[in-house]
RNA sequence: GUAAAUAUAGUUUAAAAAGAACACUAGAUUGUGAAUCUAGUAAUAAGAGAUCAAGCCUCUUUAUUUACC
Numbered sequence: 001g002u003a004a005a006u007a008u009a010g011u012u013u014a015a016a017a018a019g020a021a022c023a024c025u026a027g028a029u030u031g032u033g034a035a036u037c038u039a040g041u042a043a044u045a046a047g048a049g050a051u052c053a054a055g056c057c058u059c060u061u062u063a064u065u066u067a068c069c
Stems, first nucleotide, its partner, number of pairs: 001068007010022004024040005045061005
């Protein structure tokens, strides 16, 4: 340089609806802690386009990975 793939919560990962687990915060329980139970916070890489409607489709950019040279 060419081609392809991936990007969702702090992490892992689902989705026709933005959910779950772990983590974090608060409360209950406990002599204290751990464990357990309850509740809460938190996310679609960025920009544009098509569409009644986009995490999903199209284009560009960014980052990462792979193959070829």